[in-house]
Molecule: Bacterial RNase P class A
Organism: Paracoccaceae bacterium
RNA sequence: GCGGAGGGCCGGAUGGCCGCGGCACCGCAAGGUGACGAGGAAAGUCCGGACUCCACAAGGCAACGGUGCCGGGUAACACCCGGCCGGGGCAACCCGAGGGAAAGCGCCACAGAAAACAGACCGCCCUGCAUCCCGCUGACGCGGAACGCAUGGGUAAGGGUGAAACGGUGGGGUAAGAGCCCACCGCGGGACGGGCAACCGGACCGGCACGGCAAGCCCCACCGGGAGCAAUGCCGAAUAGGGACCUCGCGCGGGCUGAUCGGUUCGCCGAUAUCGCCGCAGGGCCGCCUUGGCCCGAGGUCCGGGUAGGCAGCAAGAGCCCGCGGGCAACCGCGGGCCCAGAGGAAUGGUCAUCCCCGACAGAAUCCGGCUUACAGGCCCUCCGCGCGU
Repeated sequence: GCGGAGGGCCGGAUGGCCGCGGCACCGCAAGGUGACGAGGAAAGUCCGGACUCCACAAGGCAACGGUGCCGGGUAACACCCGGCCGGGGCAACCCGAGGGAAAGCGCCACAGAAAACAGACCGCCCUGCAUCCCGCUGACGCGGAACGCAUGGGUAAGGGUGAAACGGUGGGGUAAGAGCCCACCGCGGGACGGGCAACCGGACCGGCACGGCAAGCCCCACCGGGAGCAAUGCCGAAUAGGGACCUCGCGCGGGCUGAUCGGUUCGCCGAUAUCGCCGCAGGGCCGCCUUGGCCCGAGGUCCGGGUAGGCAGCAAGAGCCCGCGGGCAACCGCGGGCCCAGAGGAAUGGUCAUCCCCGACAGAAUCCGGCUUACAGGCCCUCCGCGCGU
């Protein structure tokens, strides 16, 4: 210098003016002043929790769902860190739902003879046949045998298919072959050694048995009660409805003449504050009346539930920054400092000036830890490979 790998960070800046939101202070109020006001993903709502209500003795079993190498971190996780194994890359490094296929079931397209109790298409070999052919013979005949044919048998080396073909390579061996035998590799078992473990190494033994798929059923181990902030709690009208208690001969009218009073011509006449009576004074039932009771109704007082509405939940937290210490790391401990959106139809905007590389994806709604996805442009650190120079 070129190419590449991993990690972290920023996401226009500054100022003026006008607005918006909740908060604090001032003000009777109108309003004023002050500091603050989206993100690394606020997103997808995919995991894990906090919190709240409901259900439930503890525990077990079954069903369903999830997780799945080992160790550690964490409130917890399917997350993170460090390792192991397998795969990719010259390397830095990257990828992996990574338990079990000798418990059982199922599946393995196309091609191919055959795709799982193995089997045999071409081929190779043995056996049999002998018109033609070859050899011997004068001839009959005898012997051999390619191509071929036939039945019976052997074989799986070679050909070819496939993602995958019942170990591979070489040698011996054989009629041809074959772990049939041998060496090495692979595979299975494995004393022993190392490691907390996953796992690694491995003397020696076994001639080879056990194809693949479990994000197919399944088996094993572990985890999981349900619903969600429109959760939930508190305050609480008007109207309607629910419950308890109280009231419904208090009065008003008539003037019957019984009573009383007054007047009188003694026949009656007048009056009603008071007594009796009659009518009204809510209706019905207990035969009627009084008392009383029941039901419906009217009026009044009080109580309780719910709705509208209001308040809380809801912004000091598994919080952020700095320092020290422990740990390879994730992370943890200690000390100091800080307060950092909080709406409820929902604020976070507009404009001007200057500058630059001319500005991406995107917008909170109970909160927190993760994962995933989107993202113009730019900065920093570490590492790897190649080339050149000293």